The prediction has a mean pLDDT of 87. The part of an RNA shown here (large-subunit ribosomal RNA, domain VI) has 269 nucleotides and comes from a metagenome.

Context: one part of a larger RNA
């Protein structure tokens, strides 16, 4: 812009796109078969490749916003106890979140026409013949059934709900002007996210837990700091599983989402 009002949720499927792989072992069964070696159709059953989607409960990985050690070297007047710097100075661990080499799942079951092919009835040509009229059966292949997207599918759907009913004039019903009104709803702005370059989606704006701060938790790291004892000291040992703890889970209006605008009209050939 259009889908002939305008708007919010739910949806149908025109079409499109994906995925449909496949070993090995068991059972039937050493059985049918075969003089023996040998060894099945058909059905069942269990476990893997390799490919794909999800997702962090478990194994790890990162985890330059957390915790500890530690070396130089400079600062904070000195000690102690921080702080900068040197690849995140090194080193060991690790929370959220995002990983795969890690967990779950997934190609499962069935219709339909059908190839080669196998078949039935059956003439042309008394016989015969799957074929000429007719009617069966049959593949990992087509066409569905499975997952996605999906009414600009211009043939542009459906369904459920909301909204808008004023006056004056023109002969007054159409229609025109004007005064009045400004709904449903949607956006701006704003606090934001498991959403994201931006945009857009989601949440949510005091009738409020939205984000940050506090509080309690979990989690991580591993026993601060100061003091006191013990030892010339290093240090060690008590108070102390101590002190810190980022994204984590709740509570909890203390901070900010305040105030406002602005579009969308009056029932519709």
């Nucleotide at each position: 812009c259009g889908u002939a009002g305008g708007a919010u949720a739910u949806u149908u499927g025109a079409a499109g796109a994906g995925a449909u792989c496949u070993g090995u072992u068991c059972c039937u069964a050493g059985u049918a078969c075969g003089a023996g070696g040998g060894g099945a159709c058909c059905g069942g059953a269990a476990u893997g490749g390799a490919c794909g989607a999800a997702c962090c409960g478990c194994u790890g990985g990162u985890g330059u916003u957390c915790c500890a050690g530690u070396u130089g070297u400079c600062g904070c007047g000195c000690c102690a106890g921080c702080g900068g710097c040197a690849u995140g100075g090194c080193u060991g661990g690790g929370u959220a979140g995002c990983u795969a080499u890690g967990u779950u799942c997934g190609g499962u079951c069935u219709g339909g026409a059908u190839a080669a092919c196998c078949g039935c009835u059956g003439a042309a040509a008394g016989c015969a013949u799957c074929u000429a009229a007719g009617c069966g059966g049959g593949a990992a292949g087509c066409c569905g059934u499975c997952u996605c997207u999906g009414a600009g599918a211009u043939a542009a759907g459906a369904u459920a709900u909301c909204c808008c009913a004023c006056c004056u004039g023109a002969a007054u019903a159409a229609u025109c002007a004007g005064g009045c009104u400004g709904a449903a709803g949607a956006c701006c702005c704003c606090u934001u996210g498991a959403a994201g370059a931006u945009u857009a989606c989601g949440a949510g704006g005091u009738u409020g837990a939205u984000a940050g701060g506090c509080u309690g938790g979990a989690u991580g790291u591993g026993u601060a700091a100061g003091c006191a004892u013990g030892g010339u000291a290093a240090c060690a040992u008590g108070u102390u599983g101590a002190g810190c703890u980022u994204a984590c889970c709740a509570g909890u209006a203390c901070u900010a989402a305040u105030a406002g605008g602005u579009c969308g009209u009056g029932a519709g050939g």
The RNAcentral record of the full RNA draws on SILVA. Its Rfam family is "Bacterial large subunit ribosomal RNA".